SAM riboswitch aptamer (S box leader) from Eudoraea sp., 108 nucleotides, folded computationally. The prediction has a mean pLDDT of 80.
[in-house]
RNA sequence: UUGUUAUCAAGAAAGGUGGAGGGACUAGACCCGGUGAGACCUUAGCAACCCUUUAGCUUCUAAAGAAGGUGCUACAUUCUAUCACGCCCCGGGCGCGACAGAUAACGU
Repeated sequence: UUGUUAUCAAGAAAGGUGGAGGGACUAGACCCGGUGAGACCUUAGCAACCCUUUAGCUUCUAAAGAAGGUGCUACAUUCUAUCACGCCCCGGGCGCGACAGAUAACGU
């Protein structure tokens, strides 16, 4: 660098530096931002995966624990939409899936 699998409706802050955009790409009659955004640092917290234990035994499932390794901490569903399919009370609404993204583990 790229791939595979799983998950993504829950959870979780404060301070400092700094000074303008940010919410992945694209588009928002959407949202956040000088009542300081993004980014960086410190501490704290949360508990998704890896971890540990117990029970089952399709080797995967469930529950509990811990916080070691990553990760995460918008009152926002991955904010919503874009593509495909189906249904309905059909200028719309709902469901489901894909693409894409994020995170973890494994592999190359």